[in-house]
Context: one part of a larger RNA
RNA sequence: CGUAUACGGUGGAUGCCUAGGCAGUUAGAGGCGACGAAGGACGUUGUGGUCUGCGAUAAGCUCGGGGGAGCUGACGAACAAGCGCUAUAUCCCGAGAUUUCCGAAUGGGGAAACCCGGCCUUUUUUGGUCAUUUUUUACUGAAUACAUAGGUAAAAAAAGCUAACCCGGUGAACUGAAACAUCUAAGUAACCGGAGGAAAAGAAAUCAACCGAGAUUCCCUUAGUAGCGGCGAGCGAAAGGGGAACAGCCAACAAUCUUUAUCUAAUUUAUUAGGGGAACGGUCUGGAAAGUCCGGCAGCAGAAGGUGAUAGCCCUGUACUCGAAAAUAAUUUGGAAGAACUAAGUUUGUGAUAAGUAGGUCGGAGCACGAGAAACUUUGACUGAAGAUGGGGGGACCAUCCUCCAAGGCUAAAUACUCCUAACUGACCGAUAGUGAACUAGUACCGUGAGGGAAAGGCGAAAAGAACCCCGGAGAGGGGAGUGAAAUAGAACCUGAAACCGUAUACGU
Numbered sequence: 001c002g003u004a005u006a007c008g009g010u011g012g013a014u015g016c017c018u019a020g021g022c023a024g025u026u027a028g029a030g031g032c033g034a035c036g037a038a039g040g041a042c043g044u045u046g047u048g049g050u051c052u053g054c055g056a057u058a059a060g061c062u063c064g065g066g067g068g069a070g071c072u073g074a075c076g077a078a079c080a081a082g083c084g085c086u087a088u089a090u091c092c093c094g095a096g097a098u099u100u101c102c103g104a105a106u107g108g109g110g111a112a113a114c115c116c117g118g119c120c121u122u123u124u125u126u127g128g129u130c131a132u133u134u135u136u137u138a139c140u141g142a143a144u145a146c147a148u149a150g151g152u153a154a155a156a157a158a159a160g161c162u163a164a165c166c167c168g169g170u171g172a173a174c175u176g177a178a179a180c181a182u183c184u185a186a187g188u189a190a191c192c193g194g195a196g197g198a199a200a201a202g203a204a205a206u207c208a209a210c211c212g213a214g215a216u217u218c219c220c221u222u223a224g225u226a227g228c229g230g231c232g233a234g235c236g237a238a239a240g241g242g243g244a245a246c247a248g249c250c251a252a253c254a255a256u257c258u259u260u261a262u263c264u265a266a267u268u269u270a271u272u273a274g275g276g277g278a279a280c281g282g283u284c285u286g287g288a289a290a291g292u293c294c295g296g297c298a299g300c301a302g303a304a305g306g307u308g309a310u311a312g313c314c315c316u317g318u319a320c321u322c323g324a325a326a327a328u329a330a331u332u333u334g335g336a337a338g339a340a341c342u343a344a345g346u347u348u349g350u351g352a353u354a355a356g357u358a359g360g361u362c363g364g365a366g367c368a369c370g371a372g373a374a375a376c377u378u379u380g381a382c383u384g385a386a387g388a389u390g391g392g393g394g395g396a397c398c399a400u401c402c403u404c405c406a407a408g409g410c411u412a413a414a415u416a417c418u419c420c421u422a423a424c425u426g427a428c429c430g431a432u433a434g435u436g437a438a439c440u441a442g443u444a445c446c447g448u449g450a451g452g453g454a455a456a457g458g459c460g461a462a463a464a465g466a467a468c469c470c471c472g473g474a475g476a477g478g479g480g481a482g483u484g485a486a487a488u489a490g491a492a493c494c495u496g497a498a499a500c501c502g503u504a505u506a507c508g509u
Stems, first nucleotide, its partner, number of pairs: 001508009015494001016458002020429002022426007029418002031161002039102003042055003046079001049075003061096006070083003107116003117130004132158009165196001166194005176183001180230001206213002217244005227235002248410003252350004257345001262336005268330005274322003280295003284291001296313002304316003359383008369395001390405005445452002465493001468480004
């Protein structure tokens, strides 16, 4: 040095586990904000830090309800000082109070959490108020007589944030076409504006085809069809049929009638705390019984979790059932008001029936449809009708025929989505997986910045976390002793693979 065997070190794979994720289902909720939000800064506990809560009344204050023996949040124990013990503790729910400073931030400024004011008020402390825009009202008020502009005041509203869904405006490129220009990607991404719990659309100047249908939206189909297309790449309908859901209306004037919306009082239901809730003992093994064996019980409860191994009957629960002073939502009933400042009110009568519009020309855009034979919709420029004896459409255009009535408006449901709440589910993951994040995670760290962005889980049933002794530097580490079922479970802690490094023995060289 090699080989073999045994025993170790190192290392953290594997197995098992789950505190966290992922994807859904069913309900709820679908907004918060000048009554100062979202998000923060700084404070705040007897005790330094981080998290959570809270705000100088600062892990909290008041009231109401629940609950019932312990409690003073977590990492985190201990100590100190206290509170409470049968109902005024802690705790849970509802309603209030307080709520520093920044932030739309709004008295002015500003390098956010800071600086500097005016006026009123207060015994000092202090308390209040002062941004901008719009609308309405009032008072004033120029050139300029009336007036108007302007000014002042009051009241109301707006602003800012927010995951996706929705409507509108602006609108790419990579890419594909095996290059590339029409085309595609795509009206996508992105930006901007606006709204709602949904939005948008919507009661035919629609389709159809000589038969008829009867607002819109969504799904299946029609159909990768008809078509469009450097007829390339590709793009791609509609009618019809079957379903989901269904709802129709308004206006000007006059009359008419009462009821929903609204307000108010009660009823019922639900939500926001909770309450009750059946039934088991022994033997054996074992550290421990829920396992084994023996004998019982209960079941509208054998969902699930926990308990020293695998528990219907030990605990929390589960089926079932009961429950709210207060707040919220809906329901029903009674009362008030009375079609007005607001609501699609009923019935009747009279009336009205949308002009720089329809259409045209030029240039664009949208329609599956790229100018094409190109209808239809829309409109930047220029033009420009008829008026129900009228007008639009039926894919150039004309006739016949059919069908509808534009140039005003409203409208639930079926549909889309999930930042959020609750319950439940999974041939979803199980710590290099699953969220980036199971742990002080958008943390540490990197970057001037926009931004990028980790690693890191497991002793044991219970800390019973090793008193005491010895070696050692009052060490580190170890040896005894003790605990424990186990300490090769000793905190660098479950299991503990391999690479890698040793020790012992045997053999070989």
A computed fold for a 509-nucleotide part of an RNA from an uncultured OM182 clade bacterium, annotated as large-subunit ribosomal RNA, domain I. The coordinates come from a structure-prediction model, not an experiment, and the mean pLDDT is 84.